The prediction has a mean pLDDT of 84. A computed fold for a 1510-nucleotide RNA from a metagenome, annotated as small-subunit ribosomal RNA. The sequence is in RNAcentral, with records from SILVA.
[in-house]
C1' cells in the first nucleotide's frame, strides 16, 4: 500500500501481489576484450604458378599483406545492480568506542624492478561410447596460462642493539643469518648496428615487489529498543587455565589436559511474536500505533548440508550430495530452480503491460570505437492517494408549465426554466513545433614528456553525429454552450422537513431507539442539508481516554489496605566541617549519513511535485570548569533512635494450685397427681412415685455482682482467686551510645469459629438426625429429645463482615468538653478541689477536604518515605497448569462468550405485616337493613336473522333511558328512493307549484289525473325571482377512532392541602418558606425561626331554616264590631267592616368568643365552664369542588381532526327485535307477622301540577271506571278523602284471617292497534318465605317509618328518580384493631412507583467452555543405529612432462632413481533416513460439568420495609 456498493469529463505528481517464502509456460535480466594467444571463416589487395583461350579476360590452388567476424585457450567481470521478509529477540539493528588482534582486486602517491631458460593443455585432427546431455582415448600447438634459474630496492623469520608507549604486550629506527618476484603488448623515431624481423631510442598500457592513503570489508565493545513467571531455576565445551591446531586476525573457535566453575527476580533459561533504523500516521506535549513507497544496514535464493576458486561468495541466474516437486527419455540416463522484468495457474475482498529505448544517468569489459545492461529512462492500465481546471457568463417575472405542500387564500422548485447577448477554459478537428545533447571521438592550436616538429597526456578552438519519450509538451486557427454531475444524508448527538403508503408487518439502526393507523426515524416522492469527479460503508491506526495517570489518576462507603506482626534484598534517610568529583550545572570538540519534517528563497502558468540554504537532528562519546544539592571517604555533634537508673498501672502470655453460685445427675427422706411445654397444642416426663422439697454425694463446663464508648496485646484476642516464670507500653532522671533510622518484594512466626488426625473428656448446649406442631406443602421458623462437637493435651487446616470496611513511620495545623494511667506546682497537719505536662481513649466541632455522607491533633486537612492493591458489569475468585495440605480445601489465576450497563451518595416522590400525631359512621356502642323467598328491575352469561350502542372494582349493574306495543330505534327480515328526507351554489329547461278522485300495493312507493295558482319591472314581447325537472359540485352516515381533541362529567374530597416571586443554603437534584412549640372543622389562628410576602384553596361574602321589628294586606286571615240565616242552647255558617293574629313577600336587626371564670408557657390564639339570648361559639341544610390524579367516561347530546361508505354504512316503509331464558350478580319493592293484620270509627300536613289540561257537587257501577260538567291560565277553582298515629271490635301463634307469586275467568282504560309486549279492577287459585358465612346506611328532627306530590307521559311495566310534610329513636367507654385520608419522621434494591421489585431448581431451544477412555497432527528434546557430499588427517604398491642425480647416444632423443604431486582407500565430523523415549503445543472424541442468552412455560417465595423469622 486498502476493499467493496452507487456514479464517472481532463491533466499534473506518485502509487499498485499485503494473502500462497504456493507451483510456474514463454521472452529477456551479465558480459566483454582480436591492442594477451594459436587457430577458423569470409572479403579486398598483390604476386608468381596452374587450366581455358591467339589475346583481352575468365577461372583453380599456393604465398603475402589488409579489413571483419568468431568457438577455443587466457585476463577482467560474474561477490555489483535487482527481488523478497523465510528465519532471526541475535552485537541481528541503531548509537557511541576499541582493532597495539585484522585483510582489502581495480583507484591516488613514492620507491625499486621488469634478466635468462623450459614443459604442457584446450582449440584442431583421428579412433570410440551415447537417444540425448555429453563422455572417454590417440596426436600436434600458442600465450599475459603453468614450471626452473639469477638478481634482492625491499619483503617475511629467527637472534640482537637502541627509542617510544608502557599492566601484558605491541609499535619504530638498525645490525646480522636464511628465505622471498616479475609477461608481455600497442605506438613512435635522427644518428649508429643489422639483408630483414629487429637492436637502440622514446611514449603509453600491462606485469612483480614494497611503503602509504583512499575506499570497503573482518572482529570486539558500553548502552538503547516486544509480551509472557499459569517458563524459576539454567549449563560439560558448559566457566577458566596450560599447550598445540586452526584463521586475514583475538578468542573453546577446535582438540588433549588440569581446575569446578559460569549465568539468574536489576527476569537466566523455557514459550509466543517479530527482520532492524533513518522514519511515517496520530497527538498541545509527553506519548501511542507502524516499518508500504524512498534511503541505510541485515537475512534468504527450491528445501536441508556442504566445501571449491577469488581481494571479496560458502556464492539468486555457479559447483557437488541428498530430499520434495516438475519435465525429457531410445528406460539405460538426464534435466529444471521468476523472492530479476513482464506474463500464467492457485488461493484470495484485493493488486497492472507476456510495451519503447540505451538518447539521458550509472555499472562491467575495452587503449578507443564500441558492446552488454527488465539497473535506469519513458509510455501503457487502476479515481488507489495527492493537487489543479471544467460541466458556462449576464439579463431574464406572466413570477410560465410539470411536480411538491396547502389553513384552498396561496406557497415551494425559482433568475431556475425557457427567451436575449456574451465567452471559449478543457475535450475535438487542424497548421507549426520544442528542451532535455553535453561529451567521447575527429581537425587545428597551445603547453608537459622528449634527441624530437613522432607519439602520449592536459588545455583551448572549430565543424560535424546522436532523441526512447514524441509529432508528444507549447503556441496559433476554427467551430459551437454545442461533449461533460453524482454520492450520501435531513429523530438526537449532527448541518438539513413534509406529504404519500405501510401498521411491532415490511423494514431501520453509530450509540440512544424507531414501526401495533395521523411515523420528521421503514418504503416512494417533493423540497432542503452536506461534499463534489468522486461520494458513502467496511476495516485499521491515534485522539477524545487525566480510560494505565511520567507530564497527569486512585484505594471509609463507588474497583482497590496485605488478617496481623518480625526482618532480608531494595528504596528512602538529623545536624557540622574538610576531600574527590560518579551523578548534577556551565563550556568546548567530535559525531549525530542522504531524504525527509520545519524555515528563507527559486523552478515548473498555480498547486501537488522538485532544487539550492539555513535550522533541527531532543542523543552519545571526549575534554575543561565548578562544588550548592545528592553519592562516596573522613573527622566529629545530639536534637532521631537506643541504653541505665528510680516508679506505679494493666482480664498481655504460660504453667501449677484452688473457691463457691447454678444446671445435670446418683442415693435417701418428705410428700401426691400431675409435671413439663406453646400463640394455642401435641410429641415427652410421671402412679415402677415424677414435678415440688430437705439432706447426701459425683462430674463436667463457664466465671454473676466489680462492668465502665474503662483496662492490656501486632492482630486473632483476653474476666473468679493464688503462686512462679515471662513480654510490652507510661511516667520521671537526662547518665551512657552515637544516626546505629523508617519502609519492607521475597521469607519466617502468630493467626477467630469451624474443620480434620490420635488419645481422653462429656455436666449444659447442640449441625446432623427423630417426634410433635404449624401449613396447600413445610425437608424451615416454634416444642420435645438427641449424636459429632463445644472442653484437655499433641499435631495439622490458615481462612472470617480476620471492619475503623481507614497500611506503616515522621513532622506542622484554631478549639471546648469528658475519661483511665503517671508526673509536677499550689495550698493544706495530710488529702480532694485547682493549675500544667506526658501517654492512651471518647463526644461535639474551627480552617481545610470529600461526589456527597462525613473527617477533623487518634485527620478522609497539610506534606515526606517505604509497601500492598484497583482499572466497565456478568463469565469468575471460577477453568486448566504449579505450590500447600490426610482431607476439606486454600493460594497464585485467565479466556472464549455476553450485557449497555452495574455501583456511590444524596434528593423528590410512593410503600412498609416501621414509628409519633391526628380526622372520618373507619372500628367500636346502638338502630334498621343487605346476603336465604317471591316479584321488579339492571348486569353478565347463553340463545337468536336481531335480541343496536355505550358505562365493567370502589367511581359500571332502578346507570345513559325524566317512561321501546307502532314513533322512538340507531338492531334484524323484506319491499322500495338515488342530487336524495335537509343545506347552498350554478347550467340548461319549463306554462308551473300545488292537488281532489281513480288504479296497484302491506305501506312507502309506482302510475294516472279533473282543478289550478304567486312576486317585481314592463303597454306588450320578453326578463327577473320563487317552484318544478334534469345535470354538475354536494347532501347524508348513531360508520370507526374518547389512546388524535375541544366542551362537559365522575373519583381521591369539601380531604387541607397545591404552589410562586425575592432572599438565603446546596456543585446539583432540591431545601428553606410549608419544619417546631400550641390551638382548630381547616396552611384556622397565635408564638418562635433564614426568611419576608404573595397566589389558588380553607373561612366570609349567596341561598333557604330558626327570633324580633317595620312595611305590604288580595286569592290570604277572622280576635274585636255590626248584620242575616239555622240553632232549646253552647255555637254553626254566610255578609259588611277590618289588617289585630297567622299567613305571603320585601327591608332590617341579631351572633362577635363581644361579657364573666377557669385553663394553657407570665402571653396570644385557643379551649372548658357560665351569664343573657329565639339562637353559642363554622346555630342546622344547601350552593360553591385548589394543583392534580385515574391515557377514568363520553365520537350515541352537540361540535371536532384524521380515516372509511356514497344506486349505500344515506333515505323511506311494514313486520319483527330490543321485552327471547338451564344460569349467575347487583339494586329495590313485598314479605315471612301480634310494636302485627282484618273491620269500622275518627284527627292533624307540606310541597307541587292543571288549557289537546285539572275537574268539583250529582247520578251509574262491588270496583276499574263511566255520563255529565260548575269552576280555573289559579294564595281565589280542581288533583285533595293525607297516612301512621287514636278509639273500638275480631284474630291467638298456625304457613295462619301472616304473605302475596302464580294461574283461570270476566272486565275498565289509554291509543290507528294491547297477539308477541301495557296499566288497572272483580270473582276464584294462594307458591315460596321463620333469614348461614358475610356484609351495607345511619349521630338529632338524623336513623327508622307513614302517606303526599312532581318530571317524563296518549297509557303505562314507578316497586325507580326527585321532592314535602307526619310520628320520631337508641348510642358513642374509647381510638387497640379493619378501611380511608392528613403532617412529621424512619427504611427501601420501589419510580408503570407493593397489583412494585426480584430469587433458585426444572422442562425446551441456541451459543462458547471445561472434563473424557481416546485418537490424529506440529515441534523441541534425549539415547542409539546408518550414513552422503566435503573440508582436516593418515595411506598412497597405482599414475605423473617441467625441479634434482645418474647411465646410453655425437646429437635428436632415451633408461634408472630421488624429491614433489596425485587417482584410490580409509578415519573423525557430519544433513537426510531411522528405532526407542519424554517435554510442550494444536485439533477432533461417545458421555458429563457447570455458564450465557431467549415477550407471554413449571414449582415455590430466598431477599429489598422489622420483606412478615432483622
Nucleotide at each position: 500500500g486498502a476493499a467493496c456498493g452507487c456514479u464517472g469529463g481532463c491533466g499534473g505528481c506518485g502509487u499498485g501481489g499485503a494473502u500462497a517464502a504456493g507451483a510456474c509456460a514463454u521472452g529477456c535480466a551479465a558480459g566483454u576484450c582480436g591492442a594477451g594467444c594459436g587457430g577458423g571463416a569470409a572479403c579486398a589487395c598483390a604476386a608468381a604458378g596452374g587450366u581455358a583461350g591467339c589475346a583481352a579476360u575468365a577461372u583453380c590452388g599456393u604465398u603475402g599483406u589488409g579489413u571483419u567476424c568468431u568457438a577455443g585457450c587466457g585476463g577482467c567481470g560474474a561477490a555489483a545492480g535487482g527481488g523478497u521478509g523465510c528465519g532471526u529477540a541475535a552485537c541481528a539493528c541503531g548509537u557511541g568506542g576499541g582493532u597495539a588482534a585484522u585483510c582489502u582486486g581495480c583507484c591516488g602517491u613514492g620507491a625499486a624492478g621488469u634478466u635468462c631458460g623450459g614443459a604442457a593443455c584446450a582449440a584442431c585432427u583421428c579412433c570410440g561410447g551415447g537417444a540425448a546431455a555429453c563422455c572417454g582415448g590417440g596426436g600436434c600447438u600458442a600465450a599475459u596460462g603453468c614450471c626452473g634459474a639469477a638478481u634482492g630496492u625491499g619483503g617475511a623469520u629467527g637472534u640482537u642493539g637502541g627509542g617510544a608507549u608502557c599492566a601484558c604486550u605491541u609499535c619504530c629506527c638498525g645490525a646480522u643469518a636464511u628465505c622471498u618476484a616479475a609477461a608481455g603488448c600497442c605506438g613512435g623515431g635522427g644518428a649508429c648496428c643489422g639483408u630483414a624481423a629487429g637492436g637502440c631510442c622514446u611514449g603509453g598500457c600491462g606485469c612483480u615487489u614494497c611503503a602509504u592513503g583512499a575506499u570497503g570489508a573482518g572482529c570486539c565493545u558500553g548502552c538503547g529498543g516486544c509480551c509472557u513467571a499459569u517458563c524459576a531455576g539454567c549449563u560439560a565445551g558448559u566457566u577458566g587455565g596450560u599447550g598445540a591446531g586452526g584463521u586475514a586476525a583475538c578468542g573453546g573457535c577446535u582438540c588433549a589436559c588440569c581446575a569446578a566453575g559460569g549465568c539468574g527476580a536489576a527476569g537466566a533459561c523455557g514459550g509466543g511474536u517479530a527482520g532492524c533504523u533513518g522514519g511515517u500516521c496520530u497527538g498541545a506535549g509527553a506519548g501511542g500505533a507502524c516499518g508500504a513507497c524512498c534511503a541505510g544496514c541485515c537475512a534468504c535464493a527450491c528445501u536441508g548440508g556442504a566445501a571449491c576458486u577469488g581481494a571479496g561468495a560458502c556464492a539468486c541466474g555457479g559447483u557437488c550430495c541428498a530430499g520434495a516437486c516438475a519435465c525429457c527419455u531410445a528406460c539405460g540416463g538426464g534435466u529444471g530452480g521468476c523472492a530479476g522484468c513482464a506474463g500464467u495457474c492457485g488461493a484470495g475482498a484485493a493488486u497492472u503491460u507476456u510495451u519503447c529505448a540505451c538518447a539521458a544517468u550509472g555499472g562491467g569489459c575495452g587503449a578507443a570505437a564500441g558492446c552488454c545492461u527488465g539497473a535506469u529512462g519513458g509510455a501503457g492500465c487502476g479515481a488507489c492517494g495527492c493537487c489543479g481546471c471544467g460541466u458556462g457568463g449576464g439579463g431574464g417575472a406572466u413570477g410560465a408549465a410539470u411536480g411538491g405542500c396547502u389553513u384552498c387564500g396561496g406557497c415551494c422548485c425559482g433568475u431556475a426554466a425557457a427567451c436575449c447577448c456574451c465567452u471559449g477554459u478543457c475535450a475535438u478537428u487542424u497548421g507549426c513545433g520544442a528542451g532535455c545533447a553535453a561529451a567521447u571521438g575527429c581537425g587545428c592550436c597551445g603547453a608537459u614528456u622528449g634527441a624530437a616538429c613522432a607519439a602520449a597526456u592536459c588545455g583551448g578552438c572549430g565543424g560535424a553525429c546522436u532523441g526512447a519519450u514524441a509529432g508528444u509538451a507549447g503556441c496559433g486557427a476554427a467551430a459551437g454552450a454545442g461533449g461533460a454531475a453524482g454520492g450520501g444524508a435531513c429523530g438526537g448527538c449532527u448541518a438539513a422537513c413534509u406529504c404519500u403508503g405501510u401498521g411491532c408487518c415490511a423494514g431501520c439502526a453509530g450509540c440512544c431507539g424507531c414501526g401495533g393507523u395521523a411515523a420528521u426515524a421503514c418504503a416512494g416522492a417533493g423540497g432542503u442539508c452536506c461534499c463534489a469527479a468522486g461520494c458513502g460503508u467496511u476495516g485499521u491506526u491515534c485522539g477524545g481516554a487525566u480510560u494505565u495517570a511520567c507530564u497527569g489518576g486512585g484505594c471509609g462507603u463507588a474497583a482497590a489496605g496485605g488478617g496481623u506482626g518480625c526482618g532480608u534484598a531494595g528504596g528512602u534517610g538529623g545536624c557540622a566541617g574538610g576531600g574527590u568529583a560518579a551523578g548534577u550545572u556551565c563550556g568546548g570538540u567530535g559525531u549525530g549519513a542522504a531524504a525527509g519534517c520545519u524555515u528563507c528563497g527559486a523552478g515548473c502558468u498555480c498547486a501537488a511535485c522538485u532544487c539550492g540554504g539555513a535550522a533541527a537532528c531532543g542523543g552519545c562519546a571526549u575534554u575543561g570548569a565548578a562544588a550548592a544539592c545528592u553519592a562516596u571517604c573522613c573527622u566529629g555533634c545530639u536534637u532521631g533512635a537506643g541504653g541505665g537508673u528510680c516508679g506505679g498501672a494493666g482480664g498481655g502470655g504460660a504453667g501449677a494450685c484452688u473457691g463457691g453460685a447454678a444446671u445435670u445427675c446418683u442415693c435417701g427422706g418428705u410428700g401426691u397427681a400431675g409435671c413439663a411445654g406453646u400463640a394455642a397444642a401435641a410429641u415427652g416426663c410421671g402412679u415402677a412415685g415424677a414435678u415440688a422439697u430437705c439432706g447426701a454425694g459425683a462430674g463436667g463446663a463457664a466465671c454473676a455482682c466489680c462492668a465502665g464508648u474503662g483496662g492490656c496485646g501486632a492482630a486473632g484476642g483476653c474476666g473468679g482467686g493464688u503462686c512462679u516464670c515471662u513480654g510490652g507500653a507510661c511516667g520521671a532522671u537526662u547518665c551512657c551510645u552515637g544516626a546505629c533510622a523508617c519502609u519492607g518484594a521475597g521469607g519466617c512466626a502468630c493467626g477467630a469459629a469451624a474443620g480434620c488426625u490420635a488419645g481422653g473428656g462429656g455436666a449444659g448446649c447442640a449441625a446432623a438426625c427423630a417426634g410433635g406442631a404449624u401449613u396447600a406443602g413445610a425437608u424451615a421458623c416454634c416444642c420435645u429429645g438427641g449424636u459429632a462437637g463445644u472442653c484437655c493435651u499433641a499435631g495439622c487446616c490458615g481462612u472470617a463482615a480476620a471492619c475503623g470496611g481507614u497500611g506503616c513511620a515522621c513532622g506542622u495545623u484554631u478549639g471546648c468538653u469528658g475519661u483511665g494511667g503517671g508526673c509536677g506546682g499550689a495550698a493544706u497537719c495530710g488529702a480532694c478541689c485547682c493549675c500544667g505536662u506526658c501517654c492512651g481513649u471518647g463526644g461535639c466541632g474551627u480552617a481545610g477536604c470529600u461526589a456527597a455522607c462525613g473527617c477533623g491533633u487518634u485527620a478522609a486537612a497539610c506534606g515526606u518515605g517505604c509497601c500492598g492493591c484497583c482499572u466497565g458489569g456478568g463469565g469468575a475468585g471460577u477453568a486448566c497448569g504449579g505450590u500447600c495440605g490426610c482431607a476439606a480445601g486454600a493460594u497464585u489465576a485467565a479466556a472464549a462468550c455476553u450485557c449497555a450497563a452495574a455501583g456511590a451518595a444524596a434528593u423528590u416522590g410512593a410503600c412498609g405485616g416501621g414509628g409519633g400525631c391526628c380526622u372520618g359512621c373507619a372500628c367500636a356502642a346502638g338502630c334498621g337493613g343487605u346476603g336465604g323467598a317471591g316479584u321488579a328491575u339492571g348486569u353478565g352469561g347463553c340463545u337468536u336473522a336481531a335480541u343496536u350502542c355505550g358505562a365493567u372494582g370502589c367511581a359500571a349493574c332502578g346507570c345513559g333511558a325524566a317512561g321501546a306495543a307502532c314513533c322512538u330505534u340507531a338492531c334484524c327480515u323484506g319491499g322500495c328512493c338515488u342530487u336524495g328526507a335537509c343545506a347552498u351554489g350554478u347550467a340548461u329547461g319549463u306554462g308551473u307549484a300545488g292537488a281532489a278522485g281513480c288504479c296497484u300495493g302491506a305501506a312507502a312507493g309506482g302510475g294516472u289525473a279533473a282543478c289550478g295558482a304567486c312576486c317585481c319591472c314592463g303597454c306588450a314581447a320578453g326578463g327577473g325571482g320563487a317552484g318544478c325537472a334534469u345535470g354538475c359540485a354536494c347532501a347524508g352516515g348513531u360508520g370507526c377512532u374518547g389512546c388524535a381533541u375541544g366542551g362537559c362529567u365522575g373519583u381521591c374530597g369539601u380531604c387541607a392541602g397545591c404552589u410562586c416571586g425575592u432572599g438565603u443554603c446546596g456543585u446539583g437534584a432540591g431545601a428553606u418558606g410549608u419544619u417546631g412549640g400550641g390551638u382548630u372543622a381547616a396552611g384556622u389562628c397565635c408564638c418562635g425561626c433564614a426568611a419576608c410576602g404573595a397566589g389558588c384553596g380553607c373561612a366570609a361574602c349567596c341561598c333557604u331554616c330558626g327570633u324580633g321589628u317595620c312595611c305590604u294586606g288580595u286569592u290570604g286571615c277572622c280576635a274585636c264590631c255590626u248584620c242575616u240565616g239555622c240553632g232549646c242552647a253552647a255555637g254553626c255558617a254566610g255578609a259588611g267592616a277590618g289588617c289585630a293574629c297567622u299567613c305571603u313577600g320585601g327591608a332590617c336587626a341579631g351572633a362577635c368568643u363581644g361579657c364573666c371564670u377557669c385553663g394553657c408557657u407570665u402571653a396570644a390564639a385557643c379551649g372548658g365552664g357560665g351569664a343573657g339570648g329565639a339562637a353559642g361559639g363554622u346555630g342546622g341544610g344547601g350552593a360553591u369542588g385548589a394543583c392534580g390524579u385515574c391515557a377514568a367516561g363520553u365520537c350515541a347530546g352537540u361540535a371536532u381532526g384524521g380515516c372509511c361508505c356514497u344506486u349505500a354504512c344515506g333515505g323511506c316503509c311494514a313486520g319483527g327485535g330490543c321485552u327471547g331464558c338451564a344460569c349467575a350478580c347487583g339494586u329495590a319493592c313485598u314479605a315471612c307477622a301480634a310494636u302485627g293484620c282484618c273491620c269500622g270509627g275518627u284527627a292533624c300536613a307540606a310541597a307541587g301540577g292543571g288549557a289537546a289540561g285539572c275537574a268539583a257537587g250529582a247520578c251509574c257501577g262491588c270496583a276499574g271506571g263511566g255520563u255529565g260538567g260548575a269552576g280555573c291560565a289559579a294564595a281565589u277553582c280542581c288533583c285533595c278523602u293525607a297516612a301512621a298515629a287514636c278509639c273500638g271490635g275480631g284474630c291467638c301463634c298456625a304457613g295462619u284471617u301472616c304473605a302475596g307469586a302464580u294461574u283461570g275467568u270476566c272486565g275498565u282504560c289509554u291509543g290507528c292497534a294491547a297477539c308477541u309486549c301495557g296499566a288497572c279492577g272483580g270473582c276464584a287459585u294462594g307458591a315460596a318465605g321463620c333469614u348461614g358465612a358475610a356484609u351495607c346506611g345511619c349521630u338529632a328532627g338524623u336513623a327508622a317509618u307513614g302517606g303526599c306530590g312532581c318530571a317524563u307521559c296518549a297509557g303505562c311495566u314507578a316497586c325507580g328518580g326527585c321532592g314535602c310534610c307526619g310520628u320520631g329513636a337508641a348510642u358513642a367507654c374509647g381510638u387497640u384493631c379493619c378501611c380511608a385520608g392528613g403532617c412529621c419522621u424512619u427504611g427501601u434494591a420501589c419510580a408503570c412507583a407493593c397489583c412494585g421489585c426480584c430469587c433458585g431448581u426444572c422442562a425446551c431451544a441456541u451459543c462458547a467452555u471445561g472434563a473424557a477412555a481416546g485418537c490424529c497432527g506440529g515441534u523441541c528434546g534425549u539415547a542409539c543405529c546408518c550414513g552422503a557430499a566435503g573440508u582436516c588427517g593418515c595411506u598412497g604398491c597405482g599414475u605423473c612432462a617441467a625441479c634434482c642425480c645418474u647411465g646410453c647416444g655425437c646429437a635428436a632423443g632415451u633408461g634408472g632413481g630421488g624429491g614433489g604431486a596425485u587417482a584410490g582407500g580409509u578415519g573423525c565430523c557430519g544433513a537426510a533416513g531411522g528405532u526407542a523415549u519424554g517435554g510442550c503445543u494444536g485439533g477432533u472424541g461417545a458421555u458429563u460439568g457447570g455458564g450465557a442468552u431467549g415477550a407471554a412455560g413449571u414449582c415455590g417465595u430466598a431477599a429489598c420495609a422489622a420483606g412478615g423469622u432483622a